[in-house]
RNA sequence: GGGCCCGUAGUCUAGUUGGUUAUGACGUCGCCCUUACAAGGCGGAGGUCUUGAGUUCGAAUCUCAACGGGCCCA
Numbered sequence: 001g002g003g004c005c006c007g008u009a010g011u012c013u014a015g016u017u018g019g020u021u022a023u024g025a026c027g028u029c030g031c032c033c034u035u036a037c038a039a040g041g042c043g044g045a046g047g048u049c050u051u052g053a054g055u056u057c058g059a060a061u062c063u064c065a066a067c068g069g070g071c072c073c074a
Stems, first nucleotide, its partner, number of pairs: 001073007010026003019057001028044005050066005
C1' cells in the first nucleotide's frame, strides 16, 4: 500500500425482509432474607447504537467517507 471482517450501557452480547417504547448476562445501587457475609428473591439507575454525510415517510440495520481494532496478501 491492497483485500476482507468488526465497532450497541463499566464489560460481554442479541437485534432473523428498515417500522414507532434497543435484548439478555455480568457488574453497580436500593430493599428482602441472614447475628453477619456469600448465595438467593424483588426493584431501580445506566445507551451521542464509533463519527460525519447520503438514501427513505422512517436507519442500530442500507450506501459512501473518516476514525479505531482484528485477519490475510505485498

The RNA shown here (transfer RNA) has 74 nucleotides and comes from a Theionarchaea archaeon. It matches the Rfam family "tRNA". Rfam's curators write: Transfer RNA (tRNA) molecules are approximately 80 nucleotides in length. It is annotated as a transfer RNA. Rfam links the family to the GO term triplet codon-amino acid adaptor activity. The sequence was found in a public genome assembly. The source organism's lineage runs through Archaea, Methanobacteriati, Methanobacteriota and Theionarchaea.